Model confidence (mean pLDDT): 76 of 100. The RNA shown here (Bacterial RNase P class A) has 410 nucleotides and comes from an Acidimicrobiales bacterium. The sequence is in RNAcentral, with records from ENA. NCBI's taxonomy places the organism under Bacteria, Bacillati, Actinomycetota, Acidimicrobiia, Acidimicrobiales.
RNA sequence: UGAGUCGGCCGGGUGGUCGCGGCGUCGCUCCAGGCGGCAACGUCUGGGUGAGGUCGAGGAAGGUCGGGACUCCGCAGGGCAGGGUGCUGGCUAACGGCCAGUCGGGGCGACCCGCAGGAAAGUGCCACAGAAAACAGACCGCCGAUGGCGACCUACCCGGGCGACCGGGGCGGCCGCACAGGUAAGGGUGAAACGGUGCGGUAAGAGCGCACCAGCGUCCGGGGCGACCCGGACGGCUCGGCAAACCCCACCCGGAGCAAGGCCAAGUGUGGGACCGGGUUGCCCGCCCGGUGCCGGCAGGGGUGACCCGGCCGGCGCAGUCCCCAGGUAGGCCGCACAGAUGGAUGGCCACCCAUCCGCCCCGGUGACGGGACGGUGGACAGAAUCCCGCCUACAGGCCGGCUCACCGU
Numbered sequence: 001u002g003a004g005u006c007g008g009c010c011g012g013g014u015g016g017u018c019g020c021g022g023c024g025u026c027g028c029u030c031c032a033g034g035c036g037g038c039a040a041c042g043u044c045u046g047g048g049u050g051a052g053g054u055c056g057a058g059g060a061a062g063g064u065c066g067g068g069a070c071u072c073c074g075c076a077g078g079g080c081a082g083g084g085u086g087c088u089g090g091c092u093a094a095c096g097g098c099c100a101g102u103c104g105g106g107g108c109g110a111c112c113c114g115c116a117g118g119a120a121a122g123u124g125c126c127a128c129a130g131a132a133a134a135c136a137g138a139c140c141g142c143c144g145a146u147g148g149c150g151a152c153c154u155a156c157c158c159g160g161g162c163g164a165c166c167g168g169g170g171c172g173g174c175c176g177c178a179c180a181g182g183u184a185a186g187g188g189u190g191a192a193a194c195g196g197u198g199c200g201g202u203a204a205g206a207g208c209g210c211a212c213c214a215g216c217g218u219c220c221g222g223g224g225c226g227a228c229c230c231g232g233a234c235g236g237c238u239c240g241g242c243a244a245a246c247c248c249c250a251c252c253c254g255g256a257g258c259a260a261g262g263c264c265a266a267g268u269g270u271g272g273g274a275c276c277g278g279g280u281u282g283c284c285c286g287c288c289c290g291g292u293g294c295c296g297g298c299a300g301g302g303g304u305g306a307c308c309c310g311g312c313c314g315g316c317g318c319a320g321u322c323c324c325c326a327g328g329u330a331g332g333c334c335g336c337a338c339a340g341a342u343g344g345a346u347g348g349c350c351a352c353c354c355a356u357c358c359g360c361c362c363c364g365g366u367g368a369c370g371g372g373a374c375g376g377u378g379g380a381c382a383g384a385a386u387c388c389c390g391c392c393u394a395c396a397g398g399c400c401g402g403c404u405c406a407c408c409g410u
Base pairs, nucleotide, nucleotide: 001406002405003404004403005402006401007400008399009398010397012353013352014351015350016349017348018347020056021055022054023053025051026050027049028048030047031046032045033044034043035042036041058381062392063391065390066389067388068387069386070257071256072255073254082253083252084251085250086249087101088100089099090098091097102116103114104113105112106111117248118247122246123245124242125241126240139187140186141183142182143181146180147179148177149176150175152173153172156169157168158167159166160165195213196212197211198210199209200208214238215237216235217234218233219232220231221230222229223228261334262333263332264331270326271325272324273323275320277289278288279287280286291318292317293316294315295314296313297312298311300309301308302307354379357376358375359374361372362371363370364369
């Protein structure tokens, strides 16, 4: 100097001016209501309005994904079902979060990534291709020891010949075939084909045997709280993948959410209560009479019947823009915050400065580029709604620090 990597921070500033919302102060007396007063008016509460004071968005306020506070409902205890989490240790109110580590993967490195329990408990699945896809498998290839078939030689036996020899059988040997069969070294298929290299071995082969290497399991020693790591011995043990398939193991989990929930509570509204007309009477209770509605009973009439008609008796009730009580609607207040709501304030304009980008010019440099002047441009993502801790996602541009690699100079 260049290329990277990790962590932290900022995310426009200053002034002027015009506005917006909350709170409290002093006014106005414009409006409504209460109280006092004969009245003018006074006073209190709420609204409106004026002045000046003070406070007024974010690193994510966002997505509403995880956890909690708070509230209401539910709940003896335990289990099943269902759901979630899943290497280890710690932090935390809690979490699927954070910190530190282990293991695996990537990078020369700083460093990054991981939905990281169990597949030797059981079940299931493994497309296409391929002969075969999990106690495997024979398509090509190799072999064909053994058995089979065929050719030849032959110890020996039988028959014939005086004989050389001829004919038949034949233990055994050798050659051929590739029929049974053997073989997982080689080819080929596949994401994956049941350890690798070498020597021996074999008919050909093969952990079949051996040496070394790799993995796994068991045991032992050492280190670590632990995940795990280091070393040794033994065992040919060589055992595929998928649990984001069922499942097994360990731990955790009641539901709904501030439109939660609590308080007050208007009316020609709802439910309940009291008070009914006339007489007796100064008034009330009581008593008597009457109207009307409902319910029950009694007997009568009509009709086949369902039912209809009036009569008598008993019980309960009755009016109203009134009064009392209750629940609760509209509405208000609390919940609710040193921003904070009833659909939602936190902003607009101007000037200068800063960053960005564009144009042109000057200086340095071979160059990439760096520095400077002038003119123009112009500020990312996005805006609280009960609160808090996290995660994730969006984001113009800038600042600071640690570390790594390459090249150059000393």